[in-house]
Molecule: Bacterial RNase P class A
Organism: Thermodesulfobacteriota bacterium
């Protein structure tokens, strides 16, 4: 100068006219406040509010390497181990040396392995320039070769008809068990054993940790019309049913009238001052947590947040002109992801060149 890496931020700004929602004043006109970094996906997590609830326990679910953060998390921050990269740096994570399953295509053979081809012993036939060669057979054999993501540890060595951990010596591994570091995953070494062990847990299972359920359309209030339901008075036109021999009378049942509760519409609340946001300062690798100071920043519900002009900034274009993303609260927070035109800043790593 080129090519990367990784963390963060910003989402045009200002003015004016008008118009929409909250609030306060007030009285029809003034002030003030009015989306996002993701309001989104609705995928964890909590707060909160009801219902359940002595308390545990099966089921069911999530989550999964180790310590810390935090109200909590499946988030975050340091770190361990193994991969991928030359490197800044980025992925991946209980357990397959209990039990079950599962595994395409290629290949003899793939799961208490396997003889296609090569290589070895013996038999039998043919040929021979007598060293052999060829064909077929019985076997042995996991060095070579070929197939696949894997073919049952790796060099060398003895050994053997050829071969093999079959035997050794070193290295990788694995299980036991000891010392040292570490808070911990681990990690670094020693001895000892058998020669050696495939993958897969987003497969049943196991082991470990945590989950009671619903959700603001939760929930609390107030509360019409209509009908319907309880009680009180009052009436009894048919004189109905029931007790009674009859009357009177109760009751039932029928009318008004009044009161009393529940429920619907609809209205209040719940609602927004908070695990709140800047700033600085202590603690801490760090996530983060404390003290201090300032700040007040949406609260709508058939749901507001726009709409014009102008000035300056950004891109395209000689210019005239023309562009400027994703996307919009609905109870509030933490988080994850997803999308997003244009820029901004810091920190690192590899090449190449100057000095």
């Nucleotide at each position: 100068g080129g090519a990367g890496u990784u963390g963060g931020c910003c989402a045009g700004a200002c003015u004016g006219u008008c118009g929409c929602g909250g609030c306060g004043c007030a009285c029809c006109g003034c002030g003030u406040c009015g989306a996002g970094g993701a309001a989104a996906g609705u995928c964890c997590g909590g707060g909160c509010u009801c219902c359940g609830u002595a308390g545990g326990g099966c089921a069911g679910g999530a989550c999964g390497c180790u310590g810390g953060g935090u109200a909590a998390c499946g988030c975050c921050c340091a770190g361990a181990g193994g991969g991928a990269g030359u490197g800044a740096u980025c992925c991946c994570u209980g357990u397959c040396a209990u039990g079950u399953g599962c595994a395409a295509c290629a290949g003899a053979g793939a799961g208490c392995a396997g003889a296609c081809c090569g290589c070895c012993u013996c038999c039998g036939g043919g040929c021979u320039u007598c060293g052999g060669c060829c064909c077929g057979g019985c076997g042995g054999u996991a060095a070579g070769g070929g197939u696949g993501a894997a073919a049952g540890g790796g060099u060398g060595g003895g050994g053997u008809a050829a071969g093999a951990g079959c035997c050794c010596a070193c290295c990788g591994g694995c299980u036991g068990u000891c010392g040292c570091g570490g808070c911990g995953a681990c990690g670094c070494g020693g001895c000892a054993g058998g020669c050696c062990a495939g993958g897969u847990g987003a497969a049943c299972g196991c082991c470990g940790u945590c989950c009671g359920g619903a959700g603001c359309a939760a929930g609390a209030c107030c509360a019409a019309a209509u009908a319907g339901g309880g009680c009180a008075g009052c009436g009894c036109c048919a004189a109905g049913a029931u007790c009674g021999g009859c009357c009177c009378g109760a009751u039932c049942g029928u009318g008004c009238u009044g009161c009393c509760g529940g429920g619907u519409a609809g209205g209040u609340u719940g609602c927004u001052a908070g695990a709140g946001g800047c700033g600085u300062c202590u603690g801490g690798u760090a996530a983060c947590a404390g003290g201090c100071g300032u700040c007040c920043c949406a609260g709508a519900u058939g749901a507001a947040u726009g709409a014009c002009a102008g000035u300056c900034g950004c891109c395209c274009g000689c210019a005239a002109g023309g562009g400027a993303a994703c996307a919009a609260g609905a109870c509030c927070c933490g988080g994850c992801u997803u999308a997003u035109c244009g820029g901004c800043c810091g920190a690192c790593u590899c090449c190449u060149u100057u000095u």